About this RNA
A computed fold for a 362-nucleotide part of an RNA from a Pseudomonadota bacterium, annotated as large-subunit ribosomal RNA, domain IV. The coordinates come from a structure-prediction model, not an experiment, and the mean pLDDT is 88.
[in-house]
Context: one part of a larger RNA
RNA sequence: CCCUCGUUAAGGAACUCGGCCAAUUAACUCCGUAACUUCGGGAAAAGGAGUGUCUCUGGUCGUGAAGGGACUCGCUCCUGGAGCGACUGGAGAUCGCAGUGAAAAGGCUGUAGCGACUGUUUAAUAAAAACACAGGUCUCUGCUAAGUCGGAAGACGAUGUAUAGGGGCUGACGCCUGCCCGGUGCCGGAAGGUUAAGGGGAUAUGUUAUCCUGCCGCAAGGCGGGAGAAGCAUUGAACUGAAGCCCCGGUAAACGGCGGCCGUAACUAUAACGGUCCUAAGGUAGCGAAAUUCCUUGUCGGGUAAGUUCCGACCUGCACGAAUGGCGUAACGACUUCAGCACUGUCUCAACGAGGGGCUCA
Numbered sequence: 001c002c003c004u005c006g007u008u009a010a011g012g013a014a015c016u017c018g019g020c021c022a023a024u025u026a027a028c029u030c031c032g033u034a035a036c037u038u039c040g041g042g043a044a045a046a047g048g049a050g051u052g053u054c055u056c057u058g059g060u061c062g063u064g065a066a067g068g069g070a071c072u073c074g075c076u077c078c079u080g081g082a083g084c085g086a087c088u089g090g091a092g093a094u095c096g097c098a099g100u101g102a103a104a105a106g107g108c109u110g111u112a113g114c115g116a117c118u119g120u121u122u123a124a125u126a127a128a129a130a131c132a133c134a135g136g137u138c139u140c141u142g143c144u145a146a147g148u149c150g151g152a153a154g155a156c157g158a159u160g161u162a163u164a165g166g167g168g169c170u171g172a173c174g175c176c177u178g179c180c181c182g183g184u185g186c187c188g189g190a191a192g193g194u195u196a197a198g199g200g201g202a203u204a205u206g207u208u209a210u211c212c213u214g215c216c217g218c219a220a221g222g223c224g225g226g227a228g229a230a231g232c233a234u235u236g237a238a239c240u241g242a243a244g245c246c247c248c249g250g251u252a253a254a255c256g257g258c259g260g261c262c263g264u265a266a267c268u269a270u271a272a273c274g275g276u277c278c279u280a281a282g283g284u285a286g287c288g289a290a291a292u293u294c295c296u297u298g299u300c301g302g303g304u305a306a307g308u309u310c311c312g313a314c315c316u317g318c319a320c321g322a323a324u325g326g327c328g329u330a331a332c333g334a335c336u337u338c339a340g341c342a343c344u345g346u347c348u349c350a351a352c353g354a355g356g357g358g359c360u361c362a
Base pairs, nucleotide, nucleotide: 001357002356003355004354005353006352007351008350010348011347014346019343027051028050029049030048031047036041038172052094053093054092055091056090057089058088059087060086061085062084063083067079068078069077070076071074095099107341108340109339110338112336113335114333115332119131120130135170136169137168138167139166140165141164147156148155149154173328174327175326176325178258179257180256183255184254185251186250187249188248189247192246193245194244198240199239204234205233206232207231210227211226212225213224214223215222216221259277260276261275262274263273286320287317298314299313300312301311302310
């Protein structure tokens, strides 16, 4: 010097990101117990008091001896209450500094956020506000169900049957959940447009029987050019042709979206009001510097001697907002924030002690 412990004057969080750590509290019995509340809770709220040993004396309960009585004479019945045991009181005495004498055994309260709750999770850096949840809602599915696994057979769903099963979103409860269907998706519709394979074969091209013709040759013939039926081959127009798409309608607890500029009231300021442009429609209720606010330590109030955090308001919402749920909410939380009481070596500021290391010598 380090590690693990013990004690500490005065102060008592001044430490620190933060009371992290440590300390306080602690058992049982009695008294007593607030706001709020879903009337269950909150609650062991908070806050107080008692506790050893000995003697005496009660209460309640259990068990039930001796004795007495009756008769149907029995391992009978009735009465009787001793003794013993359990629990729980009262009075007195007495010892110590100290009586749950050691050990073991909640610190408490208030404010706000988030999540209703008990649960679940990153085995080995995250336990949470994340996941789940009961509840809500939408949607699919009529049974050989939808959906899932499999190449199939087959299996699950389910030995279930729409109060059932699958999928999506939301997430107890309370009050609620506004406007937009133009885009995308889904559902429905079928008149018209587009339209595949298939059907259909017009047309065109090649080939060529045959015909015409040029040149060479005495001739036989040779070398060319042109037209060209049928057949065959290639091509393949019009027309016909389902779903889909275009089209028409519905649907937002489907994916999603929810404006700008200018003017106006008898101080000023502001604008209930008006004008105008654009849009599918222009954000309703509630909330709001918020787990969301950049400017920002916004402004005002509270708490402190002093408060970028906190609480209550305001609204100028850079960029809240209604099941991607909005706003509240008792209870709950090894969650997060702020404050108070108690308590302390966290600190002012360090000291001493115990054990174990380090270090020195052997």